[in-house]
Context: one part of a larger RNA
RNA sequence: GGUCACUGCUCUAGGAAUCCGAAUUAGCCAUGCAAGUCGCGAGGGUUCGGCCCUCGGCGAACGGCUUAGUAACACGUAGAUAAUCUGCCCUAAGGUGGGAGAUAACCUCGGGAAACUGAGAAUAAUACCCCAUAGGUAAAAGGUACUGGAAGGUCCAUUUACCCAAAGCUCCGGCGCCUUAGGAUGAGUCUGCGGCCGAUUAGCCUGUUGGUGGGGUAACUGCCCACCAAAGCUUUGAUCGGUAAGGGCCAUGAAAGUGGUAGCCCUAAGAAGGGAACUGAGACAAGGUCCCUAGCCCUACGGGGUGCAGCAGUCACGAGAACUCCACAAUGCGCGAAAGCGUGAUGGGGGGAUUCCUAGUGCCAUACCAAAGGUAUGGCUUUUGCCAAGUGUAAGACUCUUGGCGAAUAAGGGGUGGGCAAGACCGGUGCCAGCAGCCGCGGUAACACCGGCGCCCCGAGUGGUGACC
Numbered sequence: 001g002g003u004c005a006c007u008g009c010u011c012u013a014g015g016a017a018u019c020c021g022a023a024u025u026a027g028c029c030a031u032g033c034a035a036g037u038c039g040c041g042a043g044g045g046u047u048c049g050g051c052c053c054u055c056g057g058c059g060a061a062c063g064g065c066u067u068a069g070u071a072a073c074a075c076g077u078a079g080a081u082a083a084u085c086u087g088c089c090c091u092a093a094g095g096u097g098g099g100a101g102a103u104a105a106c107c108u109c110g111g112g113a114a115a116c117u118g119a120g121a122a123u124a125a126u127a128c129c130c131c132a133u134a135g136g137u138a139a140a141a142g143g144u145a146c147u148g149g150a151a152g153g154u155c156c157a158u159u160u161a162c163c164c165a166a167a168g169c170u171c172c173g174g175c176g177c178c179u180u181a182g183g184a185u186g187a188g189u190c191u192g193c194g195g196c197c198g199a200u201u202a203g204c205c206u207g208u209u210g211g212u213g214g215g216g217u218a219a220c221u222g223c224c225c226a227c228c229a230a231a232g233c234u235u236u237g238a239u240c241g242g243u244a245a246g247g248g249c250c251a252u253g254a255a256a257g258u259g260g261u262a263g264c265c266c267u268a269a270g271a272a273g274g275g276a277a278c279u280g281a282g283a284c285a286a287g288g289u290c291c292c293u294a295g296c297c298c299u300a301c302g303g304g305g306u307g308c309a310g311c312a313g314u315c316a317c318g319a320g321a322a323c324u325c326c327a328c329a330a331u332g333c334g335c336g337a338a339a340g341c342g343u344g345a346u347g348g349g350g351g352g353a354u355u356c357c358u359a360g361u362g363c364c365a366u367a368c369c370a371a372a373g374g375u376a377u378g379g380c381u382u383u384u385g386c387c388a389a390g391u392g393u394a395a396g397a398c399u400c401u402u403g404g405c406g407a408a409u410a411a412g413g414g415g416u417g418g419g420c421a422a423g424a425c426c427g428g429u430g431c432c433a434g435c436a437g438c439c440g441c442g443g444u445a446a447c448a449c450c451g452g453c454g455c456c457c458c459g460a461g462u463g464g465u466g467a468c469c
Base pairs, nucleotide, nucleotide: 001469002468003467004466005465006464007463008462009461012359013358014357015356016355017354019352020351021317027315029313031312032311033310036058037057038056041055042054043053044052045051065270066269067268075194076193077192078191079190080189081188084187085186089183090182091181092180093179094178095177096176097131098130099129107120108119109118110117111116135163136162137161138160139159140158142156143155145154146153168175169174196242197241198240203233204232208230209229210228211227212226213225214224215223245267246266247265248264249260250259251258252257272293273292274291275290276289295306296305297304298303323349325348326347327346331345332343333342334341335340362380363379364378365377366376367375368374369373385405386404387403388402389401390400412458413457414456415455416454417439418438423453425452426451427450428449434441435440
């Protein structure tokens, strides 16, 4: 000198931004909202409003929040998948035949304080199931055509075994459903290299290291298991301990470097702490399920409910951080054939001296004072401000245009002994009270303390404290 946070005093306006409970407490949470949608799948009720209920489909694995854990293939980069999956979407080919049994809502009857739950009877489907055809998987021994660095891959045909597809609606336009192949998108897994501290941590490991055979997975693998061998890592720092989400980036610096990485973007991880699976193309699932632990709430004591690291908001913590606002008008996402519905994503507004940028707080003349400054008088201008109309907007606000009013509505903070720019001025105090980054001032004329006046610096800011370069 620059940057970040807090803070004292002071404060006119506008714009922009990737700013605002990151730093401390991944502390606890009252209340409201934050994920629904489909009537062109089906049944029923009806106040006849496509209003309500149920079955069913798709979505709810996205979007949003946070950084606790993690020193790891978590991340970054370059690759591999000859070890894999992929709903919706696109392209191409083919198909959509036959049949059966339930169940909810509704009705009847119960249990319970509630949460909720039981029994009986009836019924439908694009719900569930069976058969068929197509198809698939594996093995055997063949063909030897293709790709490739390399066949354990692909292709053709035979036999055997096993598994085994479909759904209709219609306004007759179409929308769907099933199988196969390819694509796109998304994801899983593996590998080389790279990036913290400590040796006052030197040895570590027993599913450990490898093999054979199995199980398991979409898929390779000690991922898991049985048996066999005794390996594997390490001073090029293993193991242990500490710290920490990683990167793009940010700050500073001429650079090398050093320090940081909250906000925005990408990736990872988490959803009170811990564990588990179900459904599904996809989760081991923040506003789904089950169990344990701790907390809180209701209870008729039998039993139940709950999870803001979503948006607001409360309490606590702290030096430290905003409204329990408006709207789906725009962008996007989910559902729907569409109209549309939903969306605290998002877009807007409110608050904040968060940062950066811009503008203003007047100008001229005359008189007086030594003066560029001040005071008085007269004149000018209207950026800004206030008012009105239009514009603008989902609605407002802002903006913009026009008109009116009136110099009006708008300056402080720090310093003044040296470093260091500006007092040998006045008063008070008297080694006291106090100042002071450092040197140093103060014991009766203090240029250094406190006040006044003058002056200096910066200016809607200016000083202080902490941190980094």